[in-house]
C1' cells in the first nucleotide's frame, strides 16, 4: 500500500523555533485559537498493545499457551466520548393531516407528515 483482528465515555507537561489556522475525510453545529494555531525541536509525562527480563500455572523435561510484575526498547498517545451529528433497527414526548367511537368541555384511538430526544447496530478513523 492492501487485508484481517482487539480496543477506543479513563488517563497524561512544560520550554525553543515559527507566525494563522486547528478539531481525520464529506456537510452541518458547536469549541479552540497572537494570553499564539498546526508543523518541527528539546526534554518530560501517560499507557501497557508487541519486544526483553523476572515470578508463576500447565508439562517427565523443554518449547508453547494461560495469569502476573516491570516500564529497559519499539508504537501509540498528552483541550472538548473518536468534540457532536449524518446510515440501519428499536423507542417515549410535542405539534400536525386523515378517520373510527363515545360525546358536543374535554378526552380515547389509529394513522400521515413533522421537530427533537433516548437505546442498537453500522461506516469511516
Nucleotide at each position: 500500500u492492501g487485508a484481517u483482528c482487539a480496543u477506543c465515555a479513563a488517563g497524561a507537561a512544560a520550554g525553543g523555533c515559527u507566525g494563522a489556522g486547528g478539531g481525520a475525510a464529506u456537510a452541518g453545529a458547536c469549541c479552540c485559537u497572537g494570553c499564539g494555531a498546526a508543523g518541527c525541536c528539546u526534554u518530560g509525562a501517560c499507557a501497557a498493545c508487541c519486544g526483553a527480563u523476572c515470578c508463576u500455572g500447565u508439562u517427565g523435561a523443554c518449547a508453547g499457551c494461560g495469569g502476573g510484575a516491570c516500564a529497559c526498547g519499539g508504537u501509540g498517545c498528552c483541550a472538548c466520548a473518536u468534540u457532536c451529528u449524518a446510515c440501519u433497527u428499536c423507542u417515549g414526548u410535542g405539534c400536525u393531516c386523515u378517520g373510527u367511537a363515545c360525546a358536543u368541555c374535554c378526552g380515547a384511538u389509529a394513522c400521515u407528515g413533522u421537530a427533537g430526544g433516548g437505546a442498537u447496530g453500522a461506516a469511516a478513523g
A computed fold for a 125-nucleotide RNA from a Chlorobiaceae bacterium, annotated as SAM riboswitch aptamer (S box leader). Its mean pLDDT, the model's own confidence on a scale to 100, is 79. It matches the Rfam family "SAM riboswitch aptamer (S box leader)". Gene Ontology term of the family: regulation of gene expression. The model forms 85% of the base pairs in the Rfam consensus. NCBI's taxonomy places the organism under Bacteria, Chlorobiota, Chlorobiia, Chlorobiales, Chlorobiaceae.